């Protein structure tokens, strides 16, 4: 110097599941929407966990999924959102 993994920034896309019920408060002519608490029913794509597919000729250890569990989170809109596209930066290592 070059490309560029992990990672970071910007931007576009991005699923699923009750706008559930009760009580209280505020607003209010009323309705709806809002906040808190309680109850039941659901979702899985933040995160987390797994005795888990799998990784290996076999075994052990380790790693580990978009699989499983639902602690957390979520179930109109907003927000969030794994992951993907585009642009930029990019240690270590490589050439």
């Nucleotide at each position: 110097g070059c490309a560029g993994c992990a990672u970071c920034c910007a931007u576009g896309g991005g699923a699923g599941a009750g706008u559930g019920g009760g009580c209280a408060g505020g607003c209010c002519g009323a309705c709806c929407g809002c906040u808190g608490c309680c109850c039941c029913g659901c979702c899985g794509a933040a995160g987390g966990c797994g005795c888990a597919a799998u990784u290996c000729c076999g075994c052990c250890c380790g790693g580990a999924a978009a699989c499983g569990c639902u602690c957390a989170g979520g179930c109109a809109u907003c927000a969030g959102g794994a992951c993907c596209g585009u642009g930029g930066a990019g240690a270590g290592g490589g050439c």
Molecule: Glycine riboswitch aptamer
Organism: Gammaproteobacteria bacterium